[in-house]
RNA sequence: GCCACCGUAGCUCAGUUGGUAGAGCGUCCCGUUGAAGCCGGGAAGGUCGCUGGUUCGAUUCCAGCCGUUGGCA
Numbered sequence: 001g002c003c004a005c006c007g008u009a010g011c012u013c014a015g016u017u018g019g020u021a022g023a024g025c026g027u028c029c030c031g032u033u034g035a036a037g038c039c040g041g042g043a044a045g046g047u048c049g050c051u052g053g054u055u056c057g058a059u060u061c062c063a064g065c066c067g068u069u070g071g072c073a
Stems, first nucleotide, its partner, number of pairs: 001072004006067002010025004019056001027043005049065005
């Protein structure tokens, strides 16, 4: 330099004919306990990497850029 994959909650990851996003763990609150853990219930937490384009509407389609990983030279 070229090619491919990936980028979504604090972490690990789901999420397709384009229609206003979820799980597990973690955090917080309540119940339970002498207290804690386990367990049960609930809550908070997201500009879906960035900028444009297409569209009535984009995490999703298109282009460019940034970053991670791998391959080739």

Predicted 3D model of a 73-nucleotide RNA (transfer RNA) from a Chloroflexota bacterium. Lineage of the source: Bacteria > Bacillati > Chloroflexota. Rfam family: tRNA. Rfam links the family to the GO term triplet codon-amino acid adaptor activity. By type it is a transfer RNA. The coordinates come from a structure-prediction model, not an experiment, and the mean pLDDT is 82.